This is a predicted structure of a 326-nucleotide part of an RNA (large-subunit ribosomal RNA, domain IV) from Chrysochromulina tobinii. The full RNA is in RNAcentral, with records from Rfam. Its mean pLDDT, the model's own confidence on a scale to 100, is 84. Taxonomically the source falls in Chrysochromulina (Eukaryota, Haptista, Haptophyta, Prymnesiophyceae).

Context: one part of a larger RNA
RNA sequence: UAAAAGAUAUGGAACUCGGCAAAUUUGCACUGUAACUUAGGAACAAAGUGAGACGCUUUAUAAGAUGUAAAGUGUUCGUAGAAAAUAAAGGUUAGCAACUGUUUACUAAAAACACACGAUUAUGCGAAUUCAAUAGAAUAGGUAUAUGAUCCGAUUAUUGUCCAAUGCCAACAGGAUAAAAAAGGUAUUUUUAUGAUAACUUUAUAAUCUUUGGUAAAUGACCGUAUUAUUUCUGAGUAUGGUAAUGUAGCGAAAUUCCUUGGCUAAUAAAUAUAGUCCCGCAUGAAUAUAAUAAUGACUCACCUACUGUCAUAUCUUUUAGUUUU
Numbered sequence: 001u002a003a004a005a006g007a008u009a010u011g012g013a014a015c016u017c018g019g020c021a022a023a024u025u026u027g028c029a030c031u032g033u034a035a036c037u038u039a040g041g042a043a044c045a046a047a048g049u050g051a052g053a054c055g056c057u058u059u060a061u062a063a064g065a066u067g068u069a070a071a072g073u074g075u076u077c078g079u080a081g082a083a084a085a086u087a088a089a090g091g092u093u094a095g096c097a098a099c100u101g102u103u104u105a106c107u108a109a110a111a112a113c114a115c116a117c118g119a120u121u122a123u124g125c126g127a128a129u130u131c132a133a134u135a136g137a138a139u140a141g142g143u144a145u146a147u148g149a150u151c152c153g154a155u156u157a158u159u160g161u162c163c164a165a166u167g168c169c170a171a172c173a174g175g176a177u178a179a180a181a182a183a184g185g186u187a188u189u190u191u192u193a194u195g196a197u198a199a200c201u202u203u204a205u206a207a208u209c210u211u212u213g214g215u216a217a218a219u220g221a222c223c224g225u226a227u228u229a230u231u232u233c234u235g236a237g238u239a240u241g242g243u244a245a246u247g248u249a250g251c252g253a254a255a256u257u258c259c260u261u262g263g264c265u266a267a268u269a270a271a272u273a274u275a276g277u278c279c280c281g282c283a284u285g286a287a288u289a290u291a292a293u294a295a296u297g298a299c300u301c302a303c304c305u306a307c308u309g310u311c312a313u314a315u316c317u318u319u320u321a322g323u324u325u326u
Stems, first nucleotide, its partner, number of pairs: 001321008010312002014310001019307001028050004036041001038154001052076010077081001089305004094300002096297002101113002118151006129138003155292004160222003165219002167215005174210003181203004186198004223241005250284001251281001262278005
């Protein structure tokens, strides 16, 4: 000097991106326990009290002995009786995800994945789907309460408008379209044949496209301008242009808000953070789900109590390793 440990007056997060680390709490018995809630929980909530050793009495276990548990009482020791070790810190608010679970073997454990629930779609069995040259195989020795694919993701309340575009499904009248094919005459060729070759003309025909309809828990989309009420402001209303339809319920400076440290309120002596509320939402919004939500979480933001060498401000002790001096 470094590392690993122990102790510290007064203060107690002033440290720091952030209470990271450390400290506090801790076991047993008894008392007691809020909001909220899906009535199961929340909950060991929180908040409190008690305890050694040696005797005696009573009760229960049980008819009795020992033991155990409980109630009462006396004596006695220490600074200290859960005597050491082991052994939850707690509470409030919000976000996200319902939950237990899974994941980047070797920097990410999460709000990502999965999940039960919900919905759509394909498939009638030699099933759809998938692998495979063929044969064959998985699905399945299963049969629509089944199997495959896609989305959402417990529960509760809901899930609005649009089929114009793209996709898919269905329909079938008309129209467009390819080559092989058929027919025709012409030219060339070799030789007469019912030949071959070449271009040309005509005719007919499929899926498909066009056409018609349906479909959004399919891919997706869900307006603008001007003006207006007897102060002012606002704009219920009116006019007008455009669209397939013009964003409904809800939520909202949000994990989404540029302007922005938005305005107001709470908390602080003081807060770009946090919570509540408001709403010209630059650029929220309904299974790419919307809103709420008890319980759960080595998740994330903020606050309070307790606690502390994180800090004000540093000091002492022990062990180990190295270095220097003598």